RNA sequence: AAGACGAAAUGGCAAACUUAUCGAAAGGUGAGGACGCAAAACCACGGGCCUAAGGCGGAAACGCUACGGUAGCCGGCUGCCGAA
Numbered sequence: 001a002a003g004a005c006g007a008a009a010u011g012g013c014a015a016a017c018u019u020a021u022c023g024a025a026a027g028g029u030g031a032g033g034a035c036g037c038a039a040a041a042c043c044a045c046g047g048g049c050c051u052a053a054g055g056c057g058g059a060a061a062c063g064c065u066a067c068g069g070u071a072g073c074c075g076g077c078u079g080c081c082g083a084a
Base pairs, nucleotide, nucleotide: 005082006081012037013036017032018031019030020029021028022027035072042076043075046074047073048070049069050068054065055064056063057062
């Protein structure tokens, strides 16, 4: 110095839930709140998962479908500290 790893320290983020708001929904955003997180920073051009407005099929019930989401599922990429 690098990789693996995770003691300490300095900081950071913020699940569920509540509330306001946007959205067809999934879900997002603001405020409160902390279950957790060394990438819980960033990427939805890889896989997975969620939703199905519109579209297609159907007599209907309903089925299929992402151009909608999810990075706190995996993955990619950048990156703080330094005990064992």